[in-house]
RNA sequence: CCCCUCGUAGUUCAACGGAUAGAACGUCCGCCUCCUAAGCGGAAAAUCCAGGUUCGAUUCCUGGUGAGGGGA
Numbered sequence: 001c002c003c004c005u006c007g008u009a010g011u012u013c014a015a016c017g018g019a020u021a022g023a024a025c026g027u028c029c030g031c032c033u034c035c036u037a038a039g040c041g042g043a044a045a046a047u048c049c050a051g052g053u054u055c056g057a058u059u060c061c062u063g064g065u066g067a068g069g070g071g072a
Stems, first nucleotide, its partner, number of pairs: 001071007010025004018055001027043005048064005
């Protein structure tokens, strides 16, 4: 320098172009308990950035950026 893949809650992962972006674990609150753990109920929490296409974009396109891999 060139090519490919990936980037979504704190973490690990889902989401034919169309429901309020969902689950598990974790966090917080409550119940239960003598206390803790377990169990039960509830809450908060995310689409890497900027454009474009579209009635509608996490998804498709372009550029950037970060991570990983390959080539020279």